[in-house]
């Protein structure tokens, strides 16, 4: 500098343009237990940022931004 790629909870990863954005590990409370742990039971917690297209954006388009891969 040029093409192409990724970004969604604390961490790994779903989610065909239409849900209340959903798991599993992780974290709180509560039950059980003499205690721990294990179980059950429940709570909180994410879409990288800004425009656009649509009735309707995580999801598509344009542009920032951070990373990664080629070229040069």
């Nucleotide at each position: 500098g040029a093409u192409c790629u990724g970004c969604u909870a604390g961490u790994u990863c779903a989610a065909u343009g239409g849900a209340u954005a959903g798991a599993a590990c992780g974290g709180g409370g509560c039950u059980c237990u003499c205690c721990u742990a294990a179980a059950g039971c429940u709570c909180a917690a994410a879409u990288c940022c800004g425009a656009g297209u649509u009735c309707g954006a995580u999801u598509c388009u344009c542009g920032g931004g951070c990373g990664g891969a080629u070229c040069a």

Background:
This is a predicted structure of a 72-nucleotide RNA (transfer RNA) from a Paludibacteraceae bacterium. Model confidence (mean pLDDT): 80 of 100. It matches the Rfam family "tRNA". Rfam classes the family as a transfer RNA.